[in-house]
RNA sequence: UGCUCAUCACGAGGGACUGAGGGAACGGCCCGACGAAGUCCCGGCAACCACCCGCGAGCCUCCUGUCCGGCGCAGCCGGCAGUCGCGGGAGCAGGUGCCAAAUCCGGCCCCGGCGAGAGUCGCGGGGGACAGAUGAGAA
Repeated sequence: UGCUCAUCACGAGGGACUGAGGGAACGGCCCGACGAAGUCCCGGCAACCACCCGCGAGCCUCCUGUCCGGCGCAGCCGGCAGUCGCGGGAGCAGGUGCCAAAUCCGGCCCCGGCGAGAGUCGCGGGGGACAGAUGAGAA
């Protein structure tokens, strides 16, 4: 960097340095000298992976185990676990992530509503796609 899968309406900020931008891009609309972005310190949120428990499925040829039992105990035999799925738990203490606004809203497609109109326009709602973010996995 691209690919696959999951999630994205919840939640959570103070200080120091610095000093004008930021909210991915575009269009809006916002935030910002009552201090943006960035760096550092401290704090917090959440629970993707990891961890613990339960249930179900799978494996149980071989292998592994600082798990259990037995034996004629440098070892052997039997059991359980290892994998996957679902549900639950804990978190001050593992790896990330996050801490304005729904991923701030929209653009493409579909389906309703309201208003006005000559085949159209405006306002608003719902669903999906695209794009993006984060995590996990494989290359």
A computed fold for a 139-nucleotide RNA from Nocardioides pini, annotated as SAM riboswitch aptamer (S box leader). Its mean pLDDT, the model's own confidence on a scale to 100, is 81. The model forms 90% of the base pairs in the Rfam consensus. Its Rfam family is "SAM riboswitch aptamer (S box leader)". Gene Ontology term of the family: regulation of gene expression. About the family: The SAM riboswitch is found upstream of a number of genes which code for proteins involved in methionine or cysteine biosynthesis in Gram-positive bacteria. NCBI's taxonomy places the organism under Bacteria, Bacillati, Actinomycetes, Propionibacteriales, Nocardioides.